């Protein structure tokens, strides 16, 4: 690095604009914009522990920028093959 298996937590929230179809309306669905409510296991941020100290390094702590709250995808890590 790469096949295979397993693999958690949270909202299928609320409003508001557009799109496609034919004059008009609904609903679904797609987008996008605000607004509340949460989550920690992509990335990041902090450092507690280990060291006689410093610097460095760092947990499944910590915070929630970023990401995620139906299913599916994604998922740290874990087992296993090359």
């Nucleotide at each position: 690095u790469u096949g295979c298996g397993g693999g958690a937590g949270a909202g299928a929230g609320u409003g508001g604009c557009c799109g496609a179809c034919a004059g008009g309306g609904u609903u679904c669905c797609g987008g996008c914009c605000a607004c509340c409510g949460c989550c920690g296991a992509a990335g990041g941020u902090g450092a507690a522990a280990a060291c006689g100290c410093c610097c460095a390094u760092a947990a499944u702590c910590u915070c929630u920028c970023a990401g995620g709250c139906a299913a599916a995808a994604g998922g740290a890590c874990c087992g296993u093959g090359a």